Glycine riboswitch aptamer from Paenirhodobacter enshiensis, 93 nucleotides, folded computationally. Model confidence (mean pLDDT): 77 of 100. The model forms 91% of the base pairs in the Rfam consensus. It matches the Rfam family "Glycine riboswitch aptamer". Rfam describes the family as follows. This family represents the bacterial glycine riboswitch. Glycine riboswitches usually consist of two metabolite-binding aptamers domains with similar structures in tandem. The aptamers cooperatively bind glycine to regulate the expression of downstream genes. Lineage of the source: Bacteria > Pseudomonadati > Pseudomonadota > Rhodobacterales > Paenirhodobacter.

[in-house]
RNA sequence: UGCGACGGAAUCGGGAGAAGCCGGCCCUCGCGGUCGGUGCCGAAGGAGCAACCGCCCCGGGAAACUCUCAGGCAAAAGGACCGUUCCGGCCAU
Numbered sequence: 001u002g003c004g005a006c007g008g009a010a011u012c013g014g015g016a017g018a019a020g021c022c023g024g025c026c027c028u029c030g031c032g033g034u035c036g037g038u039g040c041c042g043a044a045g046g047a048g049c050a051a052c053c054g055c056c057c058c059g060g061g062a063a064a065c066u067c068u069c070a071g072g073c074a075a076a077a078g079g080a081c082c083g084u085u086c087c088g089g090c091c092a093u
Stems, first nucleotide, its partner, number of pairs: 001092002004090001006088005012083003019038001021037006039073003045069001046067003052060003
């Protein structure tokens, strides 16, 4: 100096799905709170595993796949992930 992969930060930009369901109680009477019920979603988090690796049992082993424990089902919030800027060390010259 370069921006290549990686990690981090931002009061930055984008960002999906699915009941504003039913019943009891409370209430500041609100599409509110809480308890229970039924249906549903997949993108916080969590869990499962194919190839493959080690191998006695068995263990390790990815995802936006699968599960739906948690979370969620108007808006807001949250939101994996993507982009931008900055920072860190690695790498290259």